[in-house]
Context: one part of a larger RNA
């Protein structure tokens, strides 16, 4: 290489948009460029296969095969090109509808902590038990008032949206997507995507700001043979805003996108019809079982890991090594491509 895979054994890219190339509905009709048939000629010797002489080696004489490419006459399912149609793939319009889908602005209460005033007297906090630690310079607990940042109890759920990450207090404005429905309009406009571009937790970094609560680092107290730790007093960045910038995560459903098909029973979330005392039918979802079928087993199992198409990623024994070197981009951290010797 192939041949086999890739949900847990190596192995789906974090997601998406999308360019080239791949693949691609149904009817007709043309061409005759792949394809196909038949002749016709070629494909030199040597060589390969056979046969014939020949005791044998060699050696000579004769047939054949010989992917294929040329030329000429055809075929017209198939692929492909051009044309005319078509509605079931797409995609538009109506009437409906659901959502923590995102962007920006306002205003809200519960709490913690600080501060102020007046009240009040000896503990408070803290833990297994303790101590650092707060308190007569009047804490703690009660009252009332201010200020300040951050987070949204309850509803709330297997529930809902969204490409992914992700998204929840309330109300305003803007903007994205999706479902049923009717079939009105268009008429293949499609699906996947090397390369590319965009988004992308938390953390980190860069400038200005903000700083209640928590909280790496850091320092006390304890634990304890030590404790650089769990455990406890305190604490700095950081955790929020804004504009940048990093581009990785168990970015998992460890399951790539779409298309088609294939018993059945429950809950459930949005619509539709059709029944109003239950139900019933049918789309688009999230869930628990399970038939056949796959699977080494576990399981999966109409939201497949079945049953088959298409394109794209990836994988090929363990370490060495996700390292070294070259290159790209980064403001750094480090990403992101990505091996060898040499070992078992």
């Nucleotide at each position: 290489c192939u041949g086999g895979g890739c949900g847990u054994a190596a192995a789906g890219g974090g997601c998406a948009c999308g360019u080239a190339g791949g693949c691609g509905g149904u009817c007709a009709a043309u061409u005759g460029g792949g394809u196909u048939g038949a002749a016709a000629g070629u494909g030199a010797a040597a060589g390969c296969c056979g046969c014939c002489a020949a005791a044998a080696a060699g050696u000579g004489a004769c047939g054949g095969a010989a992917u294929g490419g040329u030329c000429u006459c055809g075929a017209a399912a198939c692929c492909a090109a051009u044309u005319c149609a078509c509605u079931u793939g797409a995609g538009u319009g109506a009437g409906a509808c659901a959502g923590a889908a995102g962007a920006g602005a306002g205003a809200g209460g519960a709490a913690u902590u600080u501060c102020g005033u007046g009240u009040g007297u000896a503990g408070g906090g803290g833990u297994g038990a303790a101590a650092u630690c707060c308190g007569g310079a009047g804490a703690u607990c009660a009252a009332c008032g201010a200020a300040g940042g951050a987070a949204c109890g309850c509803c709330a759920a297997a529930a809902g949206u969204g490409a992914a990450g992700g998204c929840a207090g309330c109300u305003c404005u803007c903007u994205g997507g999706g479902u049923c429905c009717c079939u009105a309009c268009c008429g293949a406009c499609g699906c996947u995507g090397a390369g590319g571009u965009g988004c992308a937790a938390a953390a980190g970094c860069a400038u200005g700001g903000g700083g209640a609560g928590c909280a790496a680092a850091c320092a006390g107290g304890a634990u304890u043979a030590g404790a650089u730790a769990c455990c406890u007093u305190g604490g700095u960045a950081g955790u929020c805003c804004a504009u940048g910038u990093c581009a990785u995560a168990a970015a998992u459903u460890a399951u790539g996108a779409g298309u088609g098909c294939u018993c059945g029973c429950c809950c459930u979330u949005g619509g539709u019809c059709u029944a109003c005392g239950c139900g019933g039918a049918u789309c688009a979802g999230g869930g628990g079982c399970c038939c056949a079928g796959c699977u080494u087993a576990c399981g999966c199992g109409u939201g497949a890991a079945a049953c088959a198409c298409u394109c794209c990623g990836c994988c090929u024994g363990g370490g060495g090594a996700g390292u070294a070197u070259a290159g790209u981009g980064g403001c750094a951290a480090g990403a992101c491509c990505g091996a060898a010797a040499c070992u078992c």
Molecule: small-subunit ribosomal RNA, central domain
Organism: Nicotiana noctiflora